SAM riboswitch aptamer (S box leader) from Paludifilum halophilum, 115 nucleotides, folded computationally. Taxonomically the source falls in Paludifilum (Bacteria, Bacillati, Bacillota, Thermoactinomycetaceae). The coordinates come from a structure-prediction model, not an experiment, and the mean pLDDT is 85. Its Rfam family is "SAM riboswitch aptamer (S box leader)". For this family Rfam cites "An mRNA structure that controls gene expression by binding S-adenosylmethionine" (Winkler et al., Nat Struct Biol, 2003). Rfam's curators write: The SAM riboswitch is found upstream of a number of genes which code for proteins involved in methionine or cysteine biosynthesis in Gram-positive bacteria.

């Protein structure tokens, strides 16, 4: 970097440092010197892992896998304004129109697996 797959309306500091930017991209709309990014500390969270149980399998006994639940955050990631802040393509409903709402893609993010 590419592919597969799951999830994305919950949650998270009145700390230190730092100094102007940040919210992926487009168009918006926002956040920011009552201090942005980054870094440190702090916090949130169970995706993977670990452990426990259920389950299942088995002629019998014992065991493995799927599936489900729980515990764990000094095991590996991740995350900590606004729904993935809204939107971008397609369809539907409503509407005189502007437009509004809903659904599905696309894109993106994160985990796990593969190349």
């Nucleotide at each position: 970097c590419u592919c597969u797959u799951a999830u994305c309306u919950a949650g998270a500091g009145a700390g230190g440092u730092g100094g102007a930017g940040g919210g992926a991209c487009u168009g918006g709309c926002c956040c920011g010197a009552u201090g942005a990014a980054g870094c440190c500390c702090g916090g949130c969270a169970a995706c993977c892992g670990a452990c426990c149980g259920u389950g299942g399998g088995g002629a019998u006994u014992a065991a493995a896998a799927a599936a489900c639940g729980g515990u764990u955050a000094a095991g590996g990631u991740g995350c900590c304004a606004a729904u993935u802040c809204c939107u971008g393509c397609a369809g539907a409903a409503c509407c005189g129109g502007a437009g509004u709402u809903c659904u599905g893609a696309c894109a993106g993010a994160u985990g796990a697996g593969a190349g």